[in-house]
RNA sequence: UCUCGAUAACGGCAAACCCAUUGAAAGAUGGGGACGCAAAGCCUACAGCCUAAAGCCGACACCCGUUGGCCAUGGUAGUGUGGUUACCGAA
Numbered sequence: 001u002c003u004c005g006a007u008a009a010c011g012g013c014a015a016a017c018c019c020a021u022u023g024a025a026a027g028a029u030g031g032g033g034a035c036g037c038a039a040a041g042c043c044u045a046c047a048g049c050c051u052a053a054a055g056c057c058g059a060c061a062c063c064c065g066u067u068g069g070c071c072a073u074g075g076u077a078g079u080g081u082g083g084u085u086a087c088c089g090a091a
Stems, first nucleotide, its partner, number of pairs: 004089002012037002017032006035078001041084003045081003048076003055070006
C1' cells in the first nucleotide's frame, strides 16, 4: 500500500415515529428521536422497487366533468451491482 473487519480506540451517521415546510404523489428538507449501519460518506451508469402530475387509450356522462388502464421526464444511494473518497489497525 492492497485486502480484510475485532467484545479494540477516537469518533461519525441516523430508521420508525412526532412537529414544521414543500410536492400531484412517491418523497424531500429542518428540528426532535434512535432501529440500526465499517462507508447508512458522495455519485442515478445498470437493474429492482415506489409514485403517476402532464401525456395517451377507454368507459360513463354528454354544459362542465367523473373514472379505469398504460407510462418517468419524478423518487429511492438505509434495495442491489458499479464508480469514487475516507478514520483505526487486532486476527
The prediction has a mean pLDDT of 89. The RNA shown here (c-di-GMP-I riboswitch aptamer) has 91 nucleotides and comes from a Clostridiales bacterium. The organism belongs to Eubacteriales, within Bacteria. The model forms 95% of the base pairs in the Rfam consensus. It matches the Rfam family "c-di-GMP-I riboswitch aptamer". Rfam describes the family as follows. GEMM was predicted in a large-scale screen for bacterial structured RNA regulatory elements.